RNA sequence: AUAAUUCUUCGGGGCAGGGUGUAAUUCCCGAUCGGCGGUCAUAGUCCGCGACUCCUUAGGUUGGCAACAGCACAAGGAUUGAGCCGGUGUAAUUCCGGAACCGACAGUUAAAGUCUGGAUGGUAGAAGAAUGAA
Numbered sequence: 001a002u003a004a005u006u007c008u009u010c011g012g013g014g015c016a017g018g019g020u021g022u023a024a025u026u027c028c029c030g031a032u033c034g035g036c037g038g039u040c041a042u043a044g045u046c047c048g049c050g051a052c053u054c055c056u057u058a059g060g061u062u063g064g065c066a067a068c069a070g071c072a073c074a075a076g077g078a079u080u081g082a083g084c085c086g087g088u089g090u091a092a093u094u095c096c097g098g099a100a101c102c103g104a105c106a107g108u109u110a111a112a113g114u115c116u117g118g119a120u121g122g123u124a125g126a127a128g129a130a131u132g133a134a
Stems, first nucleotide, its partner, number of pairs: 004131007017029003031114002033103002035049004044101002053078005060071004084098004105117003
């Protein structure tokens, strides 16, 4: 110094203004936001990952005489959106210019990327500390 192990901290942003209406930050005009790793050069749209949802299996737990049902969790798996044109350059679907596009689930006096909620949660991961080989 490295592998490895353990621990700590961190780890998601966003409807101004207006219209209609009994009612909308949900519709309409308009506004606005962009997790993590990768990449010949910086990415919401490339490649991959995470979140949400679902499935399988194992044990746990609650109820039940039982069959079985519920709950949380672990491991594994499935599903899951959207980028083009021009310019520069060795190199960019990443930069610059242009005009586009996309966004879980549940809730709601009316349909939500942006409000409320699960979530003071979880997670991809980032930084640091300790131990520390061959």